[in-house]
Order: sequence, then structure tokens, then C1' cells
RNA sequence: UGGGUCGGCCAGACGGUCGCGUGGCGGGAAACCGCACCGAGGAACGUCCGGGCUCCACAGAGCAGGGUGGUGGGUAACGCCCACCCGGAGAAAUCCGCGAGACAGUGCCACAGAGAGAAGACCGCCGGGAUUCGUCCCGGUAAGGGUGAAAGGGUGGCGUAAGAGACCACCAGCGGUCGUGGUGACACGAUCGGCUCGGUACACCUCGCCCGGAGCAAGACCAGACAGAGGAUGUUGACGCGGCUCGCCGAGUCCUCGGGUAGGUCGCUGGAGCGGCGCGGCAACGUGUCGCCGAGAGAGAUGGCCGUCAGAGGAGUUUCGACUCCCGAACAGAACCCGGCGUAUCGGCCGGCCCAUUCA
RNA sequence: GGGGCUGUAGCUUAGUGGUAAAGCCUUAGUCUUCCAAACUAAUGAUGCGGGUUCGAUUCCCGUCAGCCCCUCCA
Repeated sequence: UGGGUCGGCCAGACGGUCGCGUGGCGGGAAACCGCACCGAGGAACGUCCGGGCUCCACAGAGCAGGGUGGUGGGUAACGCCCACCCGGAGAAAUCCGCGAGACAGUGCCACAGAGAGAAGACCGCCGGGAUUCGUCCCGGUAAGGGUGAAAGGGUGGCGUAAGAGACCACCAGCGGUCGUGGUGACACGAUCGGCUCGGUACACCUCGCCCGGAGCAAGACCAGACAGAGGAUGUUGACGCGGCUCGCCGAGUCCUCGGGUAGGUCGCUGGAGCGGCGCGGCAACGUGUCGCCGAGAGAGAUGGCCGUCAGAGGAGUUUCGACUCCCGAACAGAACCCGGCGUAUCGGCCGGCCCAUUCA
Repeated sequence: GGGGCUGUAGCUUAGUGGUAAAGCCUUAGUCUUCCAAACUAAUGAUGCGGGUUCGAUUCCCGUCAGCCCCUCCA
């Protein structure tokens, strides 16, 4: 310098002007007016997980059901994060993996193919027999060919009619035992075994761990208005606690028609909060101290214009120094609150690592 | 704001791991003097992206689109 890969940050700045919203202060009888402050995001989004909070037994038991899945840690918790292990991709940095169990059992493996599970013989090879000399029949075999995503270890030898783990050596892989290292997943080594046992659990299933339900339109209080009627069911326990069985509670509940109200306050935002520094830890993270307050509204406010500058890009001119003009942008917007994940996103800045090349 | 459901031809539906099926529609042909009906044939689809698997409409994950339900008092 070029290419790759990973991580972090920003989401234009300043000034002017016209507006919008809650709360505060001042004026006003009120409507309203004035003043200064504050006023969206990295994803506020999707609502895919996890929690706080509230109500339903004080949130209960079993079954069913659902989730999760290498190991160790972090956390309020998680399906998230960190570190490591194993497998795969890559030359490397690095990336990807719902990554337990297929000797507990069941199922499935279409088409093709002789044969798809502890299988099988189409071609071939070998032996015997027949023969019209084209071939046919019986038997052996699994080395070679063919089918398929997948055909039951590989190489060499011995052996044989031809062959074959039938036997032998080495290698690969599986299982058992032992040793060493590691908290562990696991790795390495030694020895023994049968010559090798297919794949699929994101099929049923088995094993370990976790899970009660509903959701701020939860729920609590106040004010005001109205009109009840019919039916079903219930102290032999209804309704409710997602399903079933128990257990708990204890007087209403459900349906149809009709009536009233579209009010106020709380919940509501100071919190697993944010920033700096120190310490512990490889890290995620934890902890101490100092500082800060950053939306909380009724269907719901945060925007428009102008100028200057930063800025990547485009067009034109050029004496190659530069000048002029255009553009100056994305995804998207709180509605109880947090922690994650996923997805969308114009562009810019910074840093780590890897590879190649050049120069010293 | 919260909760739930569904995406297959132009329309309505089947298909629950193994070549995507049917009816209506459209087009062409046969029949008819012509039209209709009937018969024959053709066109045409798994919302999108990825994963598991030999193989995905089906199983899993993400995403997009559409639809439905939920206020208070008596």
C1' cells in the first nucleotide's frame, strides 16, 4: 500500500425565525396570555424469550402438557452473555453448530437397485453337468462391475477351484480397563476384545434440568347517572385457581333483551439507572467511591423554513494549482418498567488481528 | 397498548416427510347454421429467507402480509 476479518462509537453541528406538549412561576373573573427550563431511539420496531409489579389460595400437590440440552462460569432471570471442549468451513485471522441418548424399545429409509438391515446375488469369477456350440441348468463365491444419499473397515500377504477377517501383519475406527493432565466437557498414552456393529431423535420416545395462570384495557380509590325484565344453574358447594384428579375458597354465576356512563386521582417513572476513577476476574461481570437526573400527557406533543460550516458523491471548466453548480440523505417514533434476542438502516469515524506485496 | 389465528393455481379447498390434487375460472379444439350445455386438452401455485434430512407444502427458526378478540357501572 492492497485485500480480508472482528469489535466499538456517531446518527450532522452552530445561529436565526415560526410553531407543538406536560409540569413550574407570574398576570387575568374566565377564556387565555407572558417567562425561563425540559422534551424519543439504536433500534422506541417485531412481541420471540426472561424478569420486576398487580390480581387470582399465603400461589398448593400429582398427572398430563410445554420448554431446554457439550462443560464451567456470569446474572434478578433467560432460549441471553463470557471462557473452554468437540465437530465442520477457511491458507490464516476468524466464522458456523437445538452440540444429551441410535447396544431401552418402536417407526421410517421413496425412486433406482439382485439386495436397505445383523441383508443379498443382476453382470462377473470358479467347479460340475447338458448342448443344436448360440447357450442353458445345478452349486460355490463376494475380490471386481452396476444401482443408490447410504451396500456392512482399508492396504499388503497367506490361502483357495474361485474367493472371503477364514487366517496373519500394519493402519483407521468402536468398546472395556488402567495411568497422566484438567473443576469439567475432554485430550494424550498403555493394554485387552470381537474383526467393524448403517443413517435418522429439528420421528415417536428415554434421560437430566426448568415452568401455576392472567396481564397496566393488570389493579386500587373517589365522584356522578340509571330501570329493570326473562331464562338456566348453585350450600348435595356453583363461580374462581389454563386441562384432569385432589386440595382451597364460600354465594352467587352465566345467557338474552333493555338502561346508564364515556369523568377524576393513584399505579407512573429515581431505576437490577447513567457517567468518571480505583480494585478483583482471561472475560462476561462484580464491587467501592465521586458526580448526575435524561419524556411521562386526553387517541397521544418533540416539527417546518433560512443561512454558515463539516461531509461522501455527481456534473461542468481548467493554465492541473484550483474554481463553479447540484446534493447534503437512512431505518424509524415512547404509552407500566427493565435485561436480552431478532429484524430494518443513507453514510461516517476509530481500533485489534490475519494474508500478500514493496522499502529500510 | 395487550392477547390469539391463518397464509397452497385468478377464486374456494385437499394433501402431516417421497413426482403437489380437485372444483369453478381462462384459453384452444370437437359438436352445432350460430350460441349455450357437454366432451377433450392446455396454462397456472406451496408468502419470503435459512436450517435438519438422501429428500420439506409438511419438522424447526427468522421475517412479511392479512384477519379476529379485549373498557367501566347496574

Predicted 3D model of RNase P RNA and transfer RNA as a complex of 434 nucleotides.
Rfam match: Bacterial RNase P class A. Rfam links the family to the GO terms tRNA processing, ribonuclease P activity and dimeric ribonuclease P complex. Rfam classes the family as a ribozyme.
The prediction has a mean pLDDT of 79.